[in-house]
Context: one part of a larger RNA
RNA sequence: GAGUAGCGAAAAGACAAGUGAGAAUCUUGUCCACCGAAAGCCUAAGGAUUUCUGAGGAAGGAUCGUCCGCUCAGAGUAAGUCGGGACCUAAGCCGAGGCGUAAAUGCGUAGGCGAUGGACAACUGGUUAAAAGUCCAGUACCACCUAAAAUCGUUUGAGCAAUGGAGUGACACAGCAGGGUAGAUGAGCGCGAGGAUGGAAAUUCGCGUCGAAGCUUGUAGGGUGCAGAGUAGGCAAAUCCGCUCUGUGAAAAGCCUGAGGAGUGACAGAUAGCUGUUAGAGAUAACGGCGAAUUCAUUGAUCCCACACUGUCGAGAAAAGCUUCUAGUGAGAAAUUAGGUGCCCGUACCGUAAACCGACACAGGUAGGCGGGGAGAGAAUCCUAAGGUGCGC
Numbered sequence: 001g002a003g004u005a006g007c008g009a010a011a012a013g014a015c016a017a018g019u020g021a022g023a024a025u026c027u028u029g030u031c032c033a034c035c036g037a038a039a040g041c042c043u044a045a046g047g048a049u050u051u052c053u054g055a056g057g058a059a060g061g062a063u064c065g066u067c068c069g070c071u072c073a074g075a076g077u078a079a080g081u082c083g084g085g086a087c088c089u090a091a092g093c094c095g096a097g098g099c100g101u102a103a104a105u106g107c108g109u110a111g112g113c114g115a116u117g118g119a120c121a122a123c124u125g126g127u128u129a130a131a132a133g134u135c136c137a138g139u140a141c142c143a144c145c146u147a148a149a150a151u152c153g154u155u156u157g158a159g160c161a162a163u164g165g166a167g168u169g170a171c172a173c174a175g176c177a178g179g180g181u182a183g184a185u186g187a188g189c190g191c192g193a194g195g196a197u198g199g200a201a202a203u204u205c206g207c208g209u210c211g212a213a214g215c216u217u218g219u220a221g222g223g224u225g226c227a228g229a230g231u232a233g234g235c236a237a238a239u240c241c242g243c244u245c246u247g248u249g250a251a252a253a254g255c256c257u258g259a260g261g262a263g264u265g266a267c268a269g270a271u272a273g274c275u276g277u278u279a280g281a282g283a284u285a286a287c288g289g290c291g292a293a294u295u296c297a298u299u300g301a302u303c304c305c306a307c308a309c310u311g312u313c314g315a316g317a318a319a320a321g322c323u324u325c326u327a328g329u330g331a332g333a334a335a336u337u338a339g340g341u342g343c344c345c346g347u348a349c350c351g352u353a354a355a356c357c358g359a360c361a362c363a364g365g366u367a368g369g370c371g372g373g374g375a376g377a378g379a380a381u382c383c384u385a386a387g388g389u390g391c392g393c
Base pairs, nucleotide, nucleotide: 013031014030015029016028017027018026032390033389034388035387040370041369042368046350047349050348051075052074053073054072055071056070060068061067080141081140082346083345084344085343087118088117092113093112094111098107099106100105122139123138124137125136126135142342143341144340145339146338147337148336151333152332159329160328164325165324166323167322168321172312173311174310175309178305179304180303183299184298185297186296187295188209189208190207191206192205193204210269214264215263216262217261221257222256223255224254225248226247227246228245229244230243231242233241234240273290274289275288276287277286278285279284313316356365357364372384373383374382375381
């Protein structure tokens, strides 16, 4: 320079009470304002205790501070079923032997590792200051073990069964129609209120009308012929698959699949409201008790049936798993019932952000899911619910 520029989105604060040495800034209350395909909720990556409680007031906080993502201390993350591993493979990587090469090393077979994919068994409610398909209550499911056991089998072979064969798994894009569901709206029903000053006792107002997985049933829809004989292919075998022939059936039945619905689960639970005790000036809060209605109609998805169907050309992973077939093994197997066992890691919190990436409590960037109502073609735009905020002078 200069007590100057600036104090980081123009979404906005006001008042009262409290605490305190001290209050524009902390806490509580009543209003006001802003977001609402987000400035709400869940979650991946990343961060790594920032979570909760008590205490603090040097520094950090662009002011203040009794406050904090700050400082100090204590506490907090509970799983057979959620995610990952004890399963599988893709790109890619490693790589016994092997090939190349002054050396270090390069490539690569068998084999292995490797999810962003495949496979795979749990839901509802309650509870903490802070965790919850993890704890608790109720109701389930999966794998394995033990016992009992109808029944079946022991060379006339039950059962198990490949590292082998076959099928399935198994896939693109676009588009229409249908059946549902979530959700929404309205009516009915239940409970409560009904207004001190303009109106309003009603065709008024407020709130509620919830309820899962599993089990039983097998629907709308979708797919598919069935039986027998032969057989040089599927590196051996095959009753499996493929191929050939015969019989029969038809636009249906049967079989396979399949949302949803119904019943059960549930005389559970949850809930509007009413009520008791305690605290408080009150509003209200905490802990208990009782507990109504619980139906119908309209609308309706981007979700499910389902990449199911139709169309098109650019012709759209693999392996495990599952089913089946034998090779083989083989003396027990077993519906059902009862009891038992279930390993390792993650789990707090932020996550369109003051906690991640940007030197900052930075107007930038950051994958996925949910995303109500009125108007509207709409996830545009404006207003608004739940919820969250008023951007630290």

This is a predicted structure of a 393-nucleotide part of an RNA (large-subunit ribosomal RNA, domain III) from Sporomusa rhizae. Its mean pLDDT, the model's own confidence on a scale to 100, is 82. It matches the Rfam family "Bacterial large subunit ribosomal RNA". Taxonomically the source falls in Sporomusa (Bacteria, Bacillati, Negativicutes, Sporomusaceae).